[in-house]
Parts: sequence; structure tokens; C1' cells
RNA sequence: CGAGUCGGUCAGGCGGUCGCGUCACCCGGUGUAUGCCGGGUGCCGAGGAACGUCCGGACUCCGAAGGGCAGGGUGGUGGCUAACGGCCACCCGGAGCGAUCCGCGGGACAGUGCCACAGAAAACAGACCGCCUCACCCGAACCGCUGGGACGCCCAGUAGGCGGAUGAGGUCAGGGUGAAACGGUGGUGUAAGAGACCACCAGCGGCCUGGGCGACCAGGUCGGCUCGGUAAACCCCACCCGGAGCAAGCUCAGACAGCAGGCGUUCGAGGGCGGCCCGCCCGAUGCCUGCGGGUAGAGCGCUAGAGCCGGCCAGCAAUGGUCGGCCGAGAUGGAUGACCGUCGCUCGUGGGACCGGAAACGGCUCCGCGAGAACAGAAUCCGGCGUACCGACCGACUCGUCCA
Repeated sequence: CGAGUCGGUCAGGCGGUCGCGUCACCCGGUGUAUGCCGGGUGCCGAGGAACGUCCGGACUCCGAAGGGCAGGGUGGUGGCUAACGGCCACCCGGAGCGAUCCGCGGGACAGUGCCACAGAAAACAGACCGCCUCACCCGAACCGCUGGGACGCCCAGUAGGCGGAUGAGGUCAGGGUGAAACGGUGGUGUAAGAGACCACCAGCGGCCUGGGCGACCAGGUCGGCUCGGUAAACCCCACCCGGAGCAAGCUCAGACAGCAGGCGUUCGAGGGCGGCCCGCCCGAUGCCUGCGGGUAGAGCGCUAGAGCCGGCCAGCAAUGGUCGGCCGAGAUGGAUGACCGUCGCUCGUGGGACCGGAAACGGCUCCGCGAGAACAGAAUCCGGCGUACCGACCGACUCGUCCA
């Protein structure tokens, strides 16, 4: 210098004019005044994702919600955490020269199911071509054999070799198909073959030794010689899960109109424990159904919290501990905005100076003009994940080329 990998930070600055919301204070008005109305001053006023609402929790209520079944979720190991499907570290597998990245990563000898197309055959394998054996039939080109002739050769016969068709069987070494074809190489063996047998290698399983908290790793030995994949298919194993959600829930104020039918009060209608069963419990001017009627205002919950910033300590890290400092929205038709100036950034374009070069051109810097600046926006609050995003900057690392 070029090409890349990973992590982090920011999300325009300043000023002016006008405007909005909460809170505090002041002034004025309101027949009372901590209320309401109007005005003024001051403080604060969106985000890294406030988003999607996918997961986990806090909080609140449901009659404290126990057991079993069903259902849902999670899934390498160790750690972190309030918890998690999150995070950190490691293991295993895969991709990359590498930094690094990816993995919906328990079990396929518990059982069941499925494996498209192609292919002969797709799971206690399979015979399409090929190879081999046997049976039977055919063939006289060649070899062999028999006989003959005019004998460097020719003729006739003969199915032993040889060739061909059919049938029965053997074979999975070879061909071809596929995502996947029941180990690989060499040899023995055989009619041809085959882990049928042997050597080495790969893989699987058992045992032993060593290392590691562990997942697992390394080595040795033995074994049958080889066992396919799929559990985002049923299923099995281990662990976790009561439900609903701030329109939770509570308080105050206000409004209304009942009627009809049915069931039932300890021999109990009906209801709760998300579905079922057990079990437990509630239950009487009560419950269910239909028609009709009414309200939808205010306050609390509400934001000081698993909080933010900085230092130190422990830890590889996630994270935890401790000390100091800080207070940073709380709306409820829902505020957080608009315009102007200026500076900065990026891109495009035009010009000038300088440097390198023969030139073309390249580099650097200054000035002018024009354009651009995203994604998006609180609504109970936190921890995550996922997704969107104009760009700018910082740090660590890898590979390549050149120079010293």
C1' cells in the first nucleotide's frame, strides 16, 4: 500500500425567532380554594433500536394454584444471571491459507414409520448389463482329430476347443443410477466371485491406563469383521412450566328499570383450580337463559430503578463486589416541533498553487457551485433476541506485495 476479519463509539455542533408537555414558584381572576382559568419565570423533555411483541422476569389480581394424565417448552459441557430459548468460556462437527465464521449439537442396537426422482435393487438388500457353471439346441470361419488327394496346399467329415440362442443357477469384483448402494488397498482363494480368509489402514463397540470439574482428548488391548439416513416424524430420556395481564388492579364520583321463563337451598342448582380425573373449596332474597335499560369521568398504580457515570478489587470472560458522584420524560386524542443563519461531514463538478513524471497522468492542498444526511419515535418497568438504518470515527487482528 492492497485485500479482509472482529469489536466498540457517535447518530451533526453552536446561535436566533416562534411553539408544545410534566413539575416547581410567582402574579391576576374565580362569592370558599391544596381546585379551576389566564399570564410569566425556571428545571427537565425519546432511541440504539423507543420498533417487532419472539423469549424471560419484576409487579398486580385470580378462592395460595396439591397429585396424576394430557399439553407446551428446552436440549454438547462448565459458568453467569432475578430469570431466559440470553450471555461468556470451552468441547465436538463443518467452511476458510488465515484472522475468524457457521451449527434447530440428547437418543437411530427400546419400538414404529418414512426415504421423492433416477436406478436391477433404498434396508432382516438387490441380478439390468457383465462374469462363471450346468442342461439342451444351432454353427465347419479358425485350432485339434479322422479319412482322402495331383501334398509349401486342398477336399470331405467331426461340435473336443471355439462362437451363438434359450433355460436353470452362482456372483456383487466391474459398468451405470442416486443425497445415500452394506468399508479401502494389496494378496490368498475360486468355475467366476465375495471379509470367505490374511496383512495394513479407516470406522464402530467393550475394557484398561493417563490428562481434564466436565463435554471430551491421547495411548494400549480385544472383538465381530462394518451395523445406511431421518427424531424442525411419532416416540424415548433428563429438566422446566398454574392462568391472565397496567384496558393488571384499587379508590372516589356519577347513571339506570325492570320484565319473562327455567333450576335450586344439605337428597344442593351452579361455580373455581386454563383441558380431563382425583382431591380440595365456594355456594342461597342464589344461579342460568332471553328481551329491555344505564355508564365509559377523576385520582392512585406511574416511574429512584436487577438505575446511570467514574475509579478500584476478583475473574480468561460473561459477571460480581466495593467506594464516590448524579437524578435523565411520564403524556391520555396522546408533548418532545418548525424556520433562518453559521460551522463541520460526505458525494459530484469546475478552477488555482505545489510535488512526482518526457508526457499522459497521479498525489496533496485551497477556493467556487450544486446535492445529500438515514432507520425510526416512549405509554407499567426491566433483561435479552430479532429486524431496520445515510454515513463518520476508533481499536485489535489476519493474508499478500514492496522497502529498510